[in-house]
RNA sequence: GCCUCUUUAGCUCAGUGGCAGAGCAGCGGUAUCGUAAACCGUCGACGUCAGUCCGAUUCUGACAAGAGGCU
Numbered sequence: 001g002c003c004u005c006u007u008u009a010g011c012u013c014a015g016u017g018g019c020a021g022a023g024c025a026g027c028g029g030u031a032u033c034g035u036a037a038a039c040c041g042u043c044g045a046c047g048u049c050a051g052u053c054c055g056a057u058u059c060u061g062a063c064a065a066g067a068g069g070c071u
Stems, first nucleotide, its partner, number of pairs: 001070007010024004018054001026042005047063005
């Protein structure tokens, strides 16, 4: 220098263009003589900027960060 892949909640991951989800963690509560487990509820996210589209987490491009490969 070139190529490929990844980027979604605090963490690990789903999500094939129309409402952003799960588990764990956090917070509040129920229950218990009390604690943990359990149960109920709740908070919190699409890397950035453009393009296409009626509509983009999703498709396209550039950039950023990370991983791998070639030279």
The RNA shown here (transfer RNA) has 71 nucleotides and comes from Candidatus Falkowbacteria bacterium CG1_02_41_21. The source organism's lineage runs through Bacteria, Bacteria candidate phyla and Candidatus Falkowiibacteriota. The RNAcentral record of the sequence draws on ENA. Model confidence (mean pLDDT): 84 of 100. RNAcentral records the identical sequence in 3 taxa. Rfam family: tRNA.